[in-house]
RNA sequence: CAGGCUGGCCGGGCGGCCGCGGUCUCCUUGUGAGAUCGAGGAAAGUCCGCACUCCGCAGGGCGCGGCGCCGGAUAACGUCCGGUGGGCUGAGAAGCCCAGGAAAGGGCCACAGAGACAGACCGCCAGCGGCCGGAAACGGUGCGGGCAAGGGUGAAACGGUGGUGUAAGAGACCACCGGCGCGGCAGCAAUGUCGCGGCCGGGUAACCCCCGCCGGGAGCAAGGCCAAGCAGGAACCGAGGCAAUGCCGAAGAGCGGCUCGCUCAAUGGUUCCGGGUAGGCUGCACGAGCUGCCGGGCAACUGGCAGCCUAGAGAGAUGGCCGCCCCUCCCCGCUUGCCGGGGAGGACAGAAUGCGGCUUAUAGGCCAGCCUGGGUG
RNA sequence: GGGCGCGUAGCUCAAUGGUAGAGCAGCGGCCUUUUAAGCCGUUUGUUGAGGGUUCGAGCCCCUCCGCGCUCAC
Numbered sequence: 001c002a003g004g005c006u007g008g009c010c011g012g013g014c015g016g017c018c019g020c021g022g023u024c025u026c027c028u029u030g031u032g033a034g035a036u037c038g039a040g041g042a043a044a045g046u047c048c049g050c051a052c053u054c055c056g057c058a059g060g061g062c063g064c065g066g067c068g069c070c071g072g073a074u075a076a077c078g079u080c081c082g083g084u085g086g087g088c089u090g091a092g093a094a095g096c097c098c099a100g101g102a103a104a105g106g107g108c109c110a111c112a113g114a115g116a117c118a119g120a121c122c123g124c125c126a127g128c129g130g131c132c133g134g135a136a137a138c139g140g141u142g143c144g145g146g147c148a149a150g151g152g153u154g155a156a157a158c159g160g161u162g163g164u165g166u167a168a169g170a171g172a173c174c175a176c177c178g179g180c181g182c183g184g185c186a187g188c189a190a191u192g193u194c195g196c197g198g199c200c201g202g203g204u205a206a207c208c209c210c211c212g213c214c215g216g217g218a219g220c221a222a223g224g225c226c227a228a229g230c231a232g233g234a235a236c237c238g239a240g241g242c243a244a245u246g247c248c249g250a251a252g253a254g255c256g257g258c259u260c261g262c263u264c265a266a267u268g269g270u271u272c273c274g275g276g277u278a279g280g281c282u283g284c285a286c287g288a289g290c291u292g293c294c295g296g297g298c299a300a301c302u303g304g305c306a307g308c309c310u311a312g313a314g315a316g317a318u319g320g321c322c323g324c325c326c327c328u329c330c331c332c333g334c335u336u337g338c339c340g341g342g343g344a345g346g347a348c349a350g351a352a353u354g355c356g357g358c359u360u361a362u363a364g365g366c367c368a369g370c371c372u373g374g375g376u377g
Numbered sequence: 378g379g380g381c382g383c384g385u386a387g388c389u390c391a392a393u394g395g396u397a398g399a400g401c402a403g404c405g406g407c408c409u410u411u412u413a414a415g416c417c418g419u420u421u422g423u424u425g426a427g428g429g430u431u432c433g434a435g436c437c438c439c440u441c442c443g444c445g446c447u448c449a450c
Stems, first nucleotide, its partner, number of pairs: 001373010012325007020038007027030001040348001044359002047357005052219004059260004064215005069083005084099006100210002105208002107204003121151002123147003128144002130141004159177006178200002180197007223282004232273006240248003252264004276450002289308008326346008334337001378448007387401004395432001403419005425441005
């Protein structure tokens, strides 16, 4: 210098004119004036987790749903940080994916294949029982039998390679490798490492299931208050009894799956038909807040101190034009310079109860660390 | 703003994780002077897109895209 990787940040600046929304003040009270504030890193998708509100309480059990290597962070999480094991990509810096249990049980594994958790199609074998030949030794024969090494099928075939052994074979035995289990050591743990034991038991749990943990339901159009206005009606449900003014009592209703449990005796509840309003205030902007400094921690994060107040609409406010500058591209000129003139472009997108994440979209640029290649000293 | 549901051939719909089908429509042929009807044959397709789990995905899981329904006093 070029190309890349990772992390963080910005995502136009200044000035003028016009315009929009909120709040405050003033008065000449309205198409007013002045002051002040006014979108994002994703405000988006609504995929997770919370706060908050209502459902009487938000309780137990079953069911249902979600999560799942280990440790930590956090209000919480499916998020983040650090670590472990396995796989893949790259030359590298690095990146991506997976991970509780298949030795509790059930299901499934199409086609092919002998056989998919159980077997013998081709094949190998004369050690054994038969049969044949032979006087016998022995030879022959796979009918019975033994075997599962080799072939073949398949995504997957009962640990792998080599040897010993044998009639042929086989963890039957041995060495190494892989897995599993037990013990020692290191580690909080996942796990690693060393030794021992032939223990060698297909895959699938983003199928049911088992284990552990978490979750009551609904959502700001939640919910509360005020005002205005019309027109109410129908059906069904509700516990009553007795020795009767005070006892007993669920088999009813409600708690938004069931149940236990709890509550309820009325101006009640549910459903349907019909009618009216389409208004105001609140929830709603001081918060798991932002900035700076000093600490703790590898980090995520967190503690202390100081300072600051920073959108709140309700058909939905942030915009437009001009000039200069910045960046990129194109054209022209000659004084070939990071020169002069002209032109075009500068993304994705926009709050609606708030917050923490994830995911998706995003022109261009800046900073730090690192990798590879080349040049120079 | 919140909450649900759907996406398969041109249209309406099927399909237990194992070669994606049916009806209508379309196209070609027969019949007819011709058309319609009828008969015979035939093509239907990146299962909205991308990724993952699995030997194998329309189906199971995740992300995105498009459409529809619903919610006040």
Description: Two RNAs folded together computationally: RNase P RNA and transfer RNA, 450 nucleotides in total. The prediction has a mean pLDDT of 78. Rfam match: Bacterial RNase P class A. From the family's description: Ribonuclease P (RNase P) is a ubiquitous endoribonuclease, found in archaea, bacteria and eukarya as well as chloroplasts and mitochondria. Its family is annotated with dimeric ribonuclease P complex, ribonuclease P activity and tRNA processing in the Gene Ontology. By type it is a ribozyme.